Predicted 3D model of a 73-nucleotide RNA (transfer RNA) from a Deltaproteobacteria bacterium.
Lineage of the source: Bacteria > Pseudomonadati > Myxococcota > Myxococcia.
RNA sequence: GGGUCAGUAGCCGAGUUGGUCAAGGCGUCGGUGUGAAGUACCGAAGAUCGAGGUUCAAUUCCUCGCUGGCCCA
Numbered sequence: 001g002g003g004u005c006a007g008u009a010g011c012c013g014a015g016u017u018g019g020u021c022a023a024g025g026c027g028u029c030g031g032u033g034u035g036a037a038g039u040a041c042c043g044a045a046g047a048u049c050g051a052g053g054u055u056c057a058a059u060u061c062c063u064c065g066c067u068g069g070c071c072c073a
Base pairs, nucleotide, nucleotide: 001072002071003070004069005068006067007066010026011025012024019056028044029043030042031041032040049065050064051063052062053061
């Protein structure tokens, strides 16, 4: 340099023939409980890599860019 796959909370990770509140686990915070903690239960906050385009509507489709994995040179 070329090809290909991926990027969703602090971490992991589902979702996309375009539409309702973007699942779940760990963690964090609050509560119950405990002498205190842990376990357990209840509750809460937090995310679609960036910029454009198409569309009434984009996490999803298209283009460019960035980052990472793999293959080729």
Overview
Its Rfam family is "tRNA". The family's RNA type in Rfam is transfer RNA. RNAcentral holds the sequence, with entries from ENA.